Source information:
Predicted 3D model of a 393-nucleotide RNA (Bacterial RNase P class A) from Paenibacillus ihumii. Its Rfam family is "Bacterial RNase P class A". From the family's description: Ribonuclease P (RNase P) is a ubiquitous endoribonuclease, found in archaea, bacteria and eukarya as well as chloroplasts and mitochondria.
RNA sequence: CAGACAAUCGCCGGCGGCAUAAUGGCCGCGGGAGGAAAGUCCGGGCUCCAUAGGGCAGGGUGCUGGAUAAUGUCCAGUCGGCGCGAGCCGAAGGAUAGUGCCACAGAAACGGACCGCCGAUGGCCGCCGCAAGGCGUGCACAGGCAAGGAUGGAACCGAGGUGUAAGAGACCCCGAGGAACGCUGGUGACUUCGUUCCUGGUAAACCCCACUUGGAGCAAGACCUAAUGAGACGCAGCUUGCGCCCUUAUGGGCCGAGCAGCUUUUGCCCGAAGUGCGUCUAGGUUGGUCGCUGGAGCUGUGCAGUAAUGUACGGCCUAGAUAGAUGAUUGUCGCCCAGUAGCGGGAGGGUAGUUCCCGAAUCACCGCAAACGGUACAGAACCCGGCUUAUGG
Numbered sequence: 001c002a003g004a005c006a007a008u009c010g011c012c013g014g015c016g017g018c019a020u021a022a023u024g025g026c027c028g029c030g031g032g033a034g035g036a037a038a039g040u041c042c043g044g045g046c047u048c049c050a051u052a053g054g055g056c057a058g059g060g061u062g063c064u065g066g067a068u069a070a071u072g073u074c075c076a077g078u079c080g081g082c083g084c085g086a087g088c089c090g091a092a093g094g095a096u097a098g099u100g101c102c103a104c105a106g107a108a109a110c111g112g113a114c115c116g117c118c119g120a121u122g123g124c125c126g127c128c129g130c131a132a133g134g135c136g137u138g139c140a141c142a143g144g145c146a147a148g149g150a151u152g153g154a155a156c157c158g159a160g161g162u163g164u165a166a167g168a169g170a171c172c173c174c175g176a177g178g179a180a181c182g183c184u185g186g187u188g189a190c191u192u193c194g195u196u197c198c199u200g201g202u203a204a205a206c207c208c209c210a211c212u213u214g215g216a217g218c219a220a221g222a223c224c225u226a227a228u229g230a231g232a233c234g235c236a237g238c239u240u241g242c243g244c245c246c247u248u249a250u251g252g253g254c255c256g257a258g259c260a261g262c263u264u265u266u267g268c269c270c271g272a273a274g275u276g277c278g279u280c281u282a283g284g285u286u287g288g289u290c291g292c293u294g295g296a297g298c299u300g301u302g303c304a305g306u307a308a309u310g311u312a313c314g315g316c317c318u319a320g321a322u323a324g325a326u327g328a329u330u331g332u333c334g335c336c337c338a339g340u341a342g343c344g345g346g347a348g349g350g351u352a353g354u355u356c357c358c359g360a361a362u363c364a365c366c367g368c369a370a371a372c373g374g375u376a377c378a379g380a381a382c383c384c385g386g387c388u389u390a391u392g393g
Base pairs, nucleotide, nucleotide: 001393003333004332005331006330007329008328009327011032012031014029015028016027017026018025034377038388039387041386042385043384044383045382046217047216048215049214058213059212060211061210062209063077064076065075066074067073078092079090080089081088082087093208094207098206099205100202101201102200114149115148116145117144118143121142122141123139124138125136126135127134128133157175158174160172161171162170176199177198178197179196180195181194182193185190221290222289223288224287230281231280232279233278234277235276237259238258239257240256241255243254244253245252246251261275262274263273264272265271297316298315299314300313301312302311303310304309334375335374336373342368343367344366345365348358349357350356
């Protein structure tokens, strides 16, 4: 980058015309998926709900500076790791706040001694001495030590010296790493130098620190609105009920039944079926409209900036469905298959050159050059910015 063109048949919107009471309809023109439309993992817009302010808890982020609507994204850097290198990678605050943990092995994984070394001091033994006491290549009992061995991914920072009974950062010099302070450079992370102090690992263990953080989502949400049912008001012909209530009353009211009326059944009659009628109110089901696609938009040039990006001017308009349209078939071409198979030529070819390499009747080399087959992942659903994943060629 995401095949191209043409024809035919369709699908969804828009605009115009014809016809119609209106809708549906017919005709014409023009538009109609993506780089990921996906996962829904981050971040915003928008909508509704909640919300005085402060704090705790919970969640998130975690080197610095910048970009941005915002980000956990991007850009530039710092530090660390890897690589010969171009370069690539980084979940990169704190282990000097505290607690915990460090399998197996090993004495010990932060307070330890298995082998080992020593045994100065105390003890025992032996000798000398009247005694106090002294002496010993003596013992290894108390005890001291952690140098060396052995274990482990890691053994108390490393090497040398002093020191000692033996030893040890115990002390000294040098060195490694870290912290604090000062200093040089830098906006900063950091860094140069110096002084002092410190020395196992682990925070993808709890935790501490700093910053940050309301919830739900377009099925958000707004508007219109049948039918049925609810309520209010008004209007309802005739007959009737061992019905109920009020009443002195043959009257009145309620409830029910029948007829009439009304509605449907093509205009009328019969027949059949259904049925109180009208107005208003609230609810908001169903259906519809909006939200809904002109936007942090796309694109060209200039300018600013190392860059991410910003800005000025010009040009452009580019899906809006609602169970979900954007498709299917055919033809031609493109791309892959492949400069491969095959066919033809061929005695030379490679090199500046050679004593080198390839080849010699075909696997050097030169020219022509197919076919079959294949042509991916995938499908908008409020809209953007990212990340991740899928993807034939």